[in-house]
The RNA shown here (transfer RNA) has 72 nucleotides and comes from Candidatus Azambacteria bacterium RBG_16_47_10.
């Protein structure tokens, strides 16, 4: 320098162009003499950044950034 892939909650990951979810974790409550387990609930996201297409973009297109793999 070139090719491909990834970027979404604290972590690991989902999500057919139509109000963004799960597991774990955190917090609160129930339960217990107490802790753990279990059960119920809550908080936490401008979906890496900037543009474009579209009535509407996590999703399609372009550029940039970061990470990974491969080629040279």
């Nucleotide at each position: 320098g070139g090719a491909c892939g990834a970027u979404u909650a604290g972590c690991u990951c989902a999500a057919u162009g139509g109000u963004a979810g799960a597991g774990c974790g955190u917090c609160c409550g129930c339960u217990u003499c107490a802790c753990a387990c279990g059960c119920g609930g809550a908080a936490g996201g401008c979906u890496g950044c900037a543009g474009g297409u579209c009535c509407g973009a996590u999703c399609c297109c372009u550029g940039c950034a970061u990470c990974g793999u491969c080629c040279a």

Rfam family: tRNA. By type it is a transfer RNA. Rfam describes the family as follows. Transfer RNA (tRNA) molecules are approximately 80 nucleotides in length. Model confidence (mean pLDDT): 83 of 100.